[in-house]
């Protein structure tokens, strides 16, 4: 210098004017709308979209329904420690792969419990002799039996590869390598290294299944309350009810009351003391956890969160909560910090 | 907001347990028969290629498992039913 790897932030600012939705606190009317719950006004002060508010892929919190314990269906989730409320997340760690290196990536249990599949092509697909070699028999083709080195076929053909050895060949037998098993040693564990043992077994489980763990089910359109009407019940029955002035006559009208579901409507849930933010310290590799100080910070029900102007060279990404939290996933313009890492030159 | 589900030619549908994609109808084009035209009968029919084959690509897209993938996983568009 250039190229590349990881992590963190940032996601316009600033003034000024008109607006919009909650919160408060204060006023003014005793109003209006509705049967009724309930809702409607002004000033004044604060607050008012995100890093993913998306996706609804997962884990809870809350709420209803369902439950004596177990089991069987069933769904999911996988090396190993650890964190966490909880998780398929995160964190270390181990194995495998890739990279020249910082570093990246893996649904990374079990095919040596059992089944099922492996099309085509191949002689044979978990069993096999097509060609070919080799030996006896026959003597031109054949046949009988040995073999998996060699050919040819497949993604996959009886661990790879050399040397011995044999009629020819074969772990048959040896050395190396690579799986299985076993014993030792170190680690908390997965696992590693050393040794001995020819024991050498095709692949698929994002195929049934096996093993160990886990898991009732549905969702704030969940759910609780208050509801003219109406469906049911019961009562009163023209001396009844309701209405016209309180109250009696008089008039008019025909079903009234009451109880109870619980359709529109309406209010809680739910606007936050929370697995909560910030800052600073401690423990820990780290996920994280923990003390002490400070703060309470959007929120409706047709749904605010805006527009103009000035400046900052230009203001241009993805997108906007609607019961809340943790995570993951996907999209996202430009900018900014930091720590490794290759590589040229030069000290 | 919440759940549930669906994508294969121009349209509707198939494709058995993962094994040659696209069976069958319907639309399109060409041809026959007729003066002409309905019906009917044969043919063709995703696309790129090629003289005509071979050959590639193609089942919504992006990956992923496996020899193979319309199917099995997962992420992403898009459409369509349901919950007061």
């Nucleotide at each position: 210098u250039g190229a590349g790897c990881a992590g963190a932030c940032u996601g316009a600012a600033c003034a000024g004017u008109c607006g919009c939705g909650g919160g408060u606190a204060c006023a003014a009317a005793u109003g209006c709308c509705g049967a009724a719950a309930g809702g409607c006004u002004g000033u004044a002060u604060g607050c008012g979209a995100g890093g993913a508010a998306a996706g609804u892929c997962c884990g809870a919190g809350c709420u209803c329904u369902a439950c004596a314990g177990g089991g069987c269906a069933g769904a999911g989730u996988a090396a190993c420690g650890g964190c966490u409320a909880a998780c398929g997340g995160c964190c270390g760690c181990c194995g495998g792969g890739g990279g020249c290196g910082a570093c990246c990536c893996c649904a990374g249990g079990g095919a040596a419990a059992g089944u099922g599949c492996a099309a085509c092509a191949g002689a044979g697909a978990u069993a096999u002799a097509c060609c070919g070699c080799c030996g006896g028999c026959a003597u031109u083709u054949g046949u009988c039996g040995g073999u998996a080195a060699g050919g040819g076929u497949g993604g996959a053909a009886a661990g790879g590869c050399g040397a011995g050895g044999u009629a020819a060949g074969a772990g048959c037998u040896c050395a190396c390598c690579g799986g299985c098993g076993c014993a030792g040693a170190c680690g908390g564990a997965a696992g590693u290294c050393u040794g001995c043992g020819g024991c050498c077994c095709u692949g698929u489980a994002a195929a049934c299944c096996c093993u160990a763990c886990u898991c009732a089910g549905a969702g704030c359109a969940a759910c609780a309350c208050c509801g003219u009407g109406g469906a049911c019940g019961g009562a009163c029955u023209a001396u009844a009810c309701g209405c016209u002035u309180g109250c009696c006559c008089g008039g008019c009208g025909u079903g009234u009351c009451c109880g109870g579901u619980g359709g529109a409507g309406g209010u809680g849930g739910c606007a936050g003391u929370g697995a909560g933010c910030a800052g600073c310290g401690c423990g820990g590799u780290a996920a994280c956890g923990u003390g002490c100080u400070g703060c309470c910070a959007a929120g409706a029900u047709a749904g605010a969160u805006g527009a103009c102007u000035g400046u900052u060279u230009a203001a241009a990404a993805c997108a906007g909560a609607a019961c809340u939290c943790g995570g993951c996933u996907u999209a996202u313009a430009g900018g900014u910090c930091u720590g490794g890492u290759c590589u040229a030159c030069c000290c | 907001g919440c759940c549930g589900g669906u994508a294969u030619g121009g349209u509707g549908g198939a494709a058995u347990u993962g094994g040659c994609a696209g069976a069958c109808a319907c639309a399109a084009g060409g041809g026959a028969c007729u003066u002409a035209a309905a019906a009917u009968c044969c043919c063709u029919c995703g696309g790129a290629g090629u003289a005509a084959a071979a050959u590639c690509c193609g089942u919504g897209c992006c990956g992923g498992u496996u020899c193979g993938a319309g199917u099995c996983c997962g992420g992403c568009u898009a459409c369509c039913g349901g919950c007061a």